[in-house]
Purine riboswitch aptamer from Mesobacillus maritimus, 102 nucleotides, folded computationally.

RNA sequence: GAAGUUCAUAGAGUAAUACGUCGUAUAAUAUUGGGAAUAGGGCCCAAGAGUUUCUACCAAGCCGCCGUAAAGGGCUUGACUACGAGGUAUGUGUAAAAUGAA
Numbered sequence: 001g002a003a004g005u006u007c008a009u010a011g012a013g014u015a016a017u018a019c020g021u022c023g024u025a026u027a028a029u030a031u032u033g034g035g036a037a038u039a040g041g042g043c044c045c046a047a048g049a050g051u052u053u054c055u056a057c058c059a060a061g062c063c064g065c066c067g068u069a070a071a072g073g074g075c076u077u078g079a080c081u082a083c084g085a086g087g088u089a090u091g092u093g094u095a096a097a098a099u100g101a102a
Stems, first nucleotide, its partner, number of pairs: 005102005016090004021085005026056001029049001031047005041066002050057001058078006
């Protein structure tokens, strides 16, 4: 001086997993059919609609209404799912270049 191996440091990117946040969708909505209950009741089943959308389409509470009939009403609070954005955490691997040590 050159080459190789190992380790470490710093930094960037990709991808993965988990958990929050925000946005969009949908109003956790309405329609139809069949059945059921009856003021201590007001439900059950199914179908289709709604979303550039898979899934879901319920629960609790409060108020009011129906004088025994066949029909349920309003409000509040609480999710999941799909897609997108961004955040945090975790471990693994890869590529290039740099520095240091053996």
Notes:
Rfam family: Purine riboswitch aptamer. For this family Rfam cites "Riboswitches Control Fundamental Biochemical Pathways in Bacillus subtilis and Other Bacteria" (Mandal et al., Cell, 2003). Rfam describes the family as follows. Riboswitches are metabolite binding domains within certain messenger RNAs that serve as precision sensors for their corresponding targets. Allosteric rearrangement of mRNA structure is mediated by ligand binding, and this results in modulation of gene expression. A class of riboswitches that selectively recognises guanine and becomes saturated at concentrations as low as 5 nM. In Bacillus subtilis, this mRNA motif is located on at least five separate transcriptional units that together encode 17 genes that are mostly involved in purine transport and purine nucleotide biosynthesis. It has also been shown that some members of this family are specific for adenine instead. Clan: Purine riboswitches.